A computed fold for a 75-nucleotide RNA, annotated as c-di-GMP-I-GGC riboswitch aptamer.
[in-house]
RNA sequence: UCCGAGAAAGGCAAACCCGUCGUGAGGCGGGGACGCAAAGCCACGGGUCUUCAACAGAUGGCCGGGCUGCCGAAG
Repeated sequence: UCCGAGAAAGGCAAACCCGUCGUGAGGCGGGGACGCAAAGCCACGGGUCUUCAACAGAUGGCCGGGCUGCCGAAG
C1' cells in the first nucleotide's frame, strides 16, 4: 500500500413521525435505525427523478471518477 475480521473504540443514519423551506424532485433541524469502511466532501461522466420545458434543478444512501480520512487481525 492492497485489503477489511462473527475484532475493538468512535462515527454516519434509510423507512417512518414532527417542525421548517421549496411549485416539485428534495433540503435542513429533532425523534428514529434499515443499513454503511468512506453512507466524509466534490454534480466531472453516466443513471434516475423534478419541471410544460430547458442550456434550470434534485439525488454523493444509484454507479464510475477526483480529493481527504478512523481503526486493524489474517493474507
The coordinates come from a structure-prediction model, not an experiment, and the mean pLDDT is 84. Of the family's consensus pairs, 91% are formed in the model.